[in-house]
This is a predicted structure of a 353-nucleotide part of an RNA (small-subunit ribosomal RNA, central domain) from Giraffa tippelskirchi.
Context: one part of a larger RNA
RNA sequence: UUGGGCGUAAAGCAUUCUUAGACGGAUUUAUGUAUUAAGUGAAAAAUUUAAAAAUGUAAUUUUUAAACAUUUAUUUAAAAUUAUAAAUCUUGAGUGUAGCAAUAAGUUUAAGGAAUUUUAUGAGUAAUAGUGAAAUAUUAAGAUACAUAAAGGAAGGCCAAGAAUGAAAAUAUUAAGCUGUGCUAUUUCUGACGUUUAAGUAAUGAAAGCUAAAGUAGCAAAUGGGAUUUGGUACCCCAGUAGUUUUAGCUGUAAACUAUGAAUAUUAAAAACAUUUAAUUUAAAAAUUUUUUGUUUUAAAGCUAACGCGUUAAAUAUUCCGCCUGAAUAUUACGUUCGCAAGAAUGAAAUUU
Numbered sequence: 001u002u003g004g005g006c007g008u009a010a011a012g013c014a015u016u017c018u019u020a021g022a023c024g025g026a027u028u029u030a031u032g033u034a035u036u037a038a039g040u041g042a043a044a045a046a047u048u049u050a051a052a053a054a055u056g057u058a059a060u061u062u063u064u065a066a067a068c069a070u071u072u073a074u075u076u077a078a079a080a081u082u083a084u085a086a087a088u089c090u091u092g093a094g095u096g097u098a099g100c101a102a103u104a105a106g107u108u109u110a111a112g113g114a115a116u117u118u119u120a121u122g123a124g125u126a127a128u129a130g131u132g133a134a135a136u137a138u139u140a141a142g143a144u145a146c147a148u149a150a151a152g153g154a155a156g157g158c159c160a161a162g163a164a165u166g167a168a169a170a171u172a173u174u175a176a177g178c179u180g181u182g183c184u185a186u187u188u189c190u191g192a193c194g195u196u197u198a199a200g201u202a203a204u205g206a207a208a209g210c211u212a213a214a215g216u217a218g219c220a221a222a223u224g225g226g227a228u229u230u231g232g233u234a235c236c237c238c239a240g241u242a243g244u245u246u247u248a249g250c251u252g253u254a255a256a257c258u259a260u261g262a263a264u265a266u267u268a269a270a271a272a273c274a275u276u277u278a279a280u281u282u283a284a285a286a287a288u289u290u291u292u293u294g295u296u297u298u299a300a301a302g303c304u305a306a307c308g309c310g311u312u313a314a315a316u317a318u319u320c321c322g323c324c325u326g327a328a329u330a331u332u333a334c335g336u337u338c339g340c341a342a343g344a345a346u347g348a349a350a351u352u353u
Base pairs, nucleotide, nucleotide: 004324005323006322007307008306012321014204015203016202021196022195023194025089026088027087028086029085030084031083034081035078036077037076038075039074040073041072042071043070047067048066049065050064051063052062053061054060092193093190094189096186097185098184099183100182106178107177108176109175110174111173117151118150119149120148121147122146127138128137164171165170209250210249211248212247213246214245218244219243223239224238225237226236261320262319263318264317265316266315269298270297271296272295273294274293278289279288280287302309303308326353327352328351335346336345337344338343
């Protein structure tokens, strides 16, 4: 609950596609659905007012009359708006052609270098490693350090940036194949085909976790040991298994954040970067002005409880969806759906204050 809100106080679904519904560009004609105006008809009691009576007053009750209330039916008229039907248009939307960016969108395959580790060999001798200080640990069965060769896995230095792309999650060595998208110019074509979107369906969705295989260099929950400490199930050190990697599936959650839903239009200025159009100038590069889109930083008006936001709005307006309604109980219980499980989604109440 006919109200007010959702950046930080409760509140924007993690993201996208599709769809009922809601809303919807310009012009003309017709209808008269909604709408507006006028007339007529209908509508319970209570309530309010007036009069009379029951009793002589008051209160109360009864009877009669009127008022009040919004709704509804029907007739006539109007034709701007809404709606319906017909016709037309190009600015919204899409499409065609040309060009640009694919300089980290995705996916598959191949190739390559630096470094760590391990193994083998050579040469070589006493410590190495670690810390605030130490010890555990490694080492005369020859370590560490150095040189040569090989193996294997993971990551992707500099370039690198306020830069770029993607619906979001996210995406950076090099090359090739396949696939999606965007921007600019032109105005070819279609002619409102648009915006938003519930239930349901479908797809994607960090990290951790799960299942079955493969792999395992480094790092590293758990675990063991050494220290520290009153104690130390920790911080520090030495080791180290799951895991981290790949393939095929599951899970479906994050401070999944811009803590800010999507779309359209309008509204002072200034700076930087990338991208783009045109013109001037020049031998050229460059420069200046103009212009498209995007990413950042200040800021007038306005808004805000304040912080702050500020043409990428939290300003001014419109359309649609989602969500909130004191706190705790409660990311809970029960039930249902999904899941191998872990758990996820939905989601109360008693009670306390």

The RNAcentral record of the full RNA draws on SILVA.
Taxonomically the source falls in Giraffa (Eukaryota, Chordata, Euteleostomi, Eutheria).
The coordinates come from a structure-prediction model, not an experiment, and the mean pLDDT is 81.
Rfam family: Bacterial small subunit ribosomal RNA.